[in-house]
Molecule: SAM riboswitch aptamer (S box leader)
Organism: Sphingobacteriales bacterium
RNA sequence: CACUUAUCAAGAAAGGCUGAGGGUAAUGGCCCGCAGACGCCUUGACAACCUCUCCUGGUUUUACCAGGAAAAGGUGCCAAUUCCAACCCCGGAAACGGGGACAGAUAAGUC
Numbered sequence: 001c002a003c004u005u006a007u008c009a010a011g012a013a014a015g016g017c018u019g020a021g022g023g024u025a026a027u028g029g030c031c032c033g034c035a036g037a038c039g040c041c042u043u044g045a046c047a048a049c050c051u052c053u054c055c056u057g058g059u060u061u062u063a064c065c066a067g068g069a070a071a072a073g074g075u076g077c078c079a080a081u082u083c084c085a086a087c088c089c090c091g092g093a094a095a096c097g098g099g100g101a102c103a104g105a106u107a108a109g110u111c
Base pairs, nucleotide, nucleotide: 002110003109004108005107006106007105008104013043014042015041016040017039021032022031023030027085028084029083044078046076049074050073051072053069054068055067056066057065058064059063082103087100088099089098090097091096
């Protein structure tokens, strides 16, 4: 880099450094930002995908499956639904609403 599977409406910020753009291509909208955003570092939190541990139940019982707890380890994450749209379908006179796809993010795995 590519592929597979799962999830993406919930949740969670302070300090320091820096200094003009940012919301991970482009476009349109909307928003954040010199009252300092974005980014980096530290600390803290959130969450529970993987590992570990524990509880309950089941089975074909050194184990496996289901549910739950916990948060030690590996990640992730801490403006806005993945900020919204764009493409397709459905409803609607329209505004708009609903669903899906694509793309993306994260985890676990494969080559």